The part of an RNA shown here (small-subunit ribosomal RNA, central domain) has 348 nucleotides and comes from Enhydrobacter aerosaccus.
The sequence was found in a public genome assembly.
Its Rfam family is "Bacterial small subunit ribosomal RNA".
Lineage of the source: Bacteria > Pseudomonadati > Pseudomonadota > Alphaproteobacteria > Enhydrobacter.
The coordinates come from a structure-prediction model, not an experiment, and the mean pLDDT is 88.

Context: one part of a larger RNA
RNA sequence: CUGGGCGUAAAGCGAGUGUAGGCGGUUGUUAUAGUCAGGUGUGAAAGCCUUGAGCUCAACUCAAGAAAUGCACUUGAUACUGAACAGCUAGAGUACCGGAGAGGAUAGUGGAAUUCCCAGUGUAGUGGUGAAAUACGUAGAGAUUGGGAAGAACACCAGUGGCGAAGGCGGCUAUCUGGACGGUUACUGACGCUAAGACUCGAAAGCGUGGGGAGCAAACAGGAUUAGAUACCCUGGUAGUCCACGCCGUAAACGAUGGGUGCUAGACGUUGGCGAGCUUGCUCGUCAGUGUCGCAGCUAACGCGUUAAGCACCCCGCCUGGGGAGUACGGCCGCAAGGUUGAAACUC
Numbered sequence: 001c002u003g004g005g006c007g008u009a010a011a012g013c014g015a016g017u018g019u020a021g022g023c024g025g026u027u028g029u030u031a032u033a034g035u036c037a038g039g040u041g042u043g044a045a046a047g048c049c050u051u052g053a054g055c056u057c058a059a060c061u062c063a064a065g066a067a068a069u070g071c072a073c074u075u076g077a078u079a080c081u082g083a084a085c086a087g088c089u090a091g092a093g094u095a096c097c098g099g100a101g102a103g104g105a106u107a108g109u110g111g112a113a114u115u116c117c118c119a120g121u122g123u124a125g126u127g128g129u130g131a132a133a134u135a136c137g138u139a140g141a142g143a144u145u146g147g148g149a150a151g152a153a154c155a156c157c158a159g160u161g162g163c164g165a166a167g168g169c170g171g172c173u174a175u176c177u178g179g180a181c182g183g184u185u186a187c188u189g190a191c192g193c194u195a196a197g198a199c200u201c202g203a204a205a206g207c208g209u210g211g212g213g214a215g216c217a218a219a220c221a222g223g224a225u226u227a228g229a230u231a232c233c234c235u236g237g238u239a240g241u242c243c244a245c246g247c248c249g250u251a252a253a254c255g256a257u258g259g260g261u262g263c264u265a266g267a268c269g270u271u272g273g274c275g276a277g278c279u280u281g282c283u284c285g286u287c288a289g290u291g292u293c294g295c296a297g298c299u300a301a302c303g304c305g306u307u308a309a310g311c312a313c314c315c316c317g318c319c320u321g322g323g324g325a326g327u328a329c330g331g332c333c334g335c336a337a338g339g340u341u342g343a344a345a346c347u348c
Base pairs, nucleotide, nucleotide: 004319005318006317007302008301012316014201015200016199017198021194022193023192025088026087027086028085029084030083033081034080035077036076037075038074039073040072041071042070049065050064051063052062053061054060091191092188093187094186095185096183097182098181103177104176105175106174107173108172109171110154114150115149116148117147118146119145120144121143125136126135162169163168206247207246208245209244210243211242215241216240220236221235222234223233258315259314260313261312262311263310266293267292268291269290270289271288272287273286274285275284276283277282278281297304298303321348322347323346330341331340332339333338
């Protein structure tokens, strides 16, 4: 190198855009680079192999042959791959029409609830728990009524419903904006797939500067519990949670399942579109999604099963016993926290 793998045993990069590279639909023509066949030359000797011969045999030695899978040149073949040229439309894309959606950004706005403040009524409790206590309250709490302020989140609708590449996205309105889907023709004519590096996005927590701060709440304080209780429970409570800008770049970032294309029984739901039939709200067909069950097949089993973990091809990433260790050292990145790349000794 070949060979084996990656849902759960080790193993799919968190996700995308895309460079190099790898791979690539269909028809014809040309030359023949790869490829295939023949020929010529070369492929030192020794060695290996074959047949003989010489030492009494053998090892050993000698002679001849074979071989030397390679390279160069040359003559042909032209299916396949590649090249050049000319076409095609089934891949891909564009235009037009249409409807769906918590897709993104910005600005505005609404009601319920919570807490606080002011005022009225009113009096002794409230709160909390397994039970209590800390706590709040006669300086008038809790309850209730009216008024005001603030911040954050959006009940019902709500759905194995929708949208997004992933992270994720949910009150309402407006503006700006991305993508997907369906339909009909028309157009371009392989413009495609994947993607090492690279670049971009990336929950929560955390960091920097400036705001904001209702509720919740690491840390912290107190009360309980307990043998103890640096906890679970309770009363408080600061960072933080929110906004703007800039970092961080990690997660059980999960479907623990990379992307693309084609093929391989069905049944029953559901979302968006289109078509047809009629009995006008149902049935049938079709495309795209999203679920449950299930044939063949696969799997160690569990299970997967047209949304494959089936049958194949193309490209990328990754794995190679456990611990040491995602550690050390070095590099790169970061304000830091740390991230990324990533060993060995030793040991079982």